Predicted 3D model of an 81-nucleotide RNA (c-di-GMP-I riboswitch aptamer) from uncultured Methylobacillus sp. The prediction has a mean pLDDT of 84.
RNA sequence: CCGUCUGAUCGGCAAACUUGCUGAAAAGCAAGGACGCAAAGUCACCGGCCUAAGGGAAACUAUGGCAGCGGGAUUGCGACA
Numbered sequence: 001c002c003g004u005c006u007g008a009u010c011g012g013c014a015a016a017c018u019u020g021c022u023g024a025a026a027a028g029c030a031a032g033g034a035c036g037c038a039a040a041g042u043c044a045c046c047g048g049c050c051u052a053a054g055g056g057a058a059a060c061u062a063u064g065g066c067a068g069c070g071g072g073a074u075u076g077c078g079a080c081a
Stems, first nucleotide, its partner, number of pairs: 003080003012037002017032006035068001041074003045071003048066003054061002
């Protein structure tokens, strides 16, 4: 440097749930908390899913979200060969 992710990993992240704040909501953020994670880092590009304030008679609708749904892009830790 390339490849791979069986075990381990000082250390890292943190689901549900609780409290507070923001938000129309989905959800986000902070604290607590750990179900899990070798990209559970980052990016909504493709598919998928959630929400529907606004719009619409209604059906519906993303310009709002989910990266811990899959793919892709990109950066990086450890171990092994």
The sequence was found by an Rfam model in a public genome assembly.